[in-house]
Molecule: c-di-GMP-I riboswitch aptamer
Organism: Acidobacteriota bacterium
RNA sequence: ACCGAUUAAAGGCACCCUCGCAGUGAUGCGAGCUCGCAAAGCCUGGAGUCUCAGUAGACCUGAGAUCGUCCGGUUACCGAA
Numbered sequence: 001a002c003c004g005a006u007u008a009a010a011g012g013c014a015c016c017c018u019c020g021c022a023g024u025g026a027u028g029c030g031a032g033c034u035c036g037c038a039a040a041g042c043c044u045g046g047a048g049u050c051u052c053a054g055u056a057g058a059c060c061u062g063a064g065a066u067c068g069u070c071c072g073g074u075u076a077c078c079g080a081a
Stems, first nucleotide, its partner, number of pairs: 012037002017032006035068001041074003045071003048066007
């Protein structure tokens, strides 16, 4: 110098809930709050779950939602022993 994981430090995000707004809806956005998170940054590529429509119902199909459900892709702070 490089790699590197734990710890520490500097920070970051923000579950649930409340209020307001948008949406048929799942849900999302803003503010407050802070359960937790080493990617709880980003991306729907695969799956899971959820919503809407088609269908008498189910299966199935299409469109959407969820990245804080998991896998995957991609970027990233510090860096003792």